This is a predicted structure of a 100-nucleotide RNA (Bacterial small signal recognition particle RNA) from an uncultured Dehalococcoidia bacterium. Of the family's consensus pairs, 96% are formed in the model. It was read from a public genome assembly, where an Rfam model found it. The prediction has a mean pLDDT of 78.
């Protein structure tokens, strides 16, 4: 000095990762105005039977919580991640060959 070769810029795809959303799972959730079951007691009825039903118990609704769950949805000044593809020799950085 020539030649290359990656990076930094710009797209576009894909991949994890953070956050929120949604579905699911747990729990926890109704004095009464959810269901059920329905002690004690009350009501009917000679009576045998029968209502209604409060406590209490189970179950759940709306709602709260919880993170280890997903065929999910979505956003970022997410990422020394992966492919193409494009600008540019401005910056950084290898390699080769000549030459002084």
């Nucleotide at each position: 000095g020539c030649c290359u070769g990656g990076g930094u810029c710009c797209c576009g795809c894909g991949c994890g990762g953070c956050g929120a959303g949604c579905c699911a799972c747990c729990g926890u959730g109704a004095a009464c105005c959810c269901c059920g079951u329905c002690a004690g007691g009350u009501c009917c009825g000679a009576g045998a039977g029968g209502a209604a039903g409060c406590a209490g118990c189970g179950g759940u609704a709306a709602g709260c919580g919880g993170g280890c769950g997903g065929u999910u949805u979505c956003g970022g000044g997410u990422g020394a991640c992966g492919c193409g593809g494009g600008a540019g020799c401005g910056c950084c950085u290898g390699g080769g060959c000549g030459g002084a």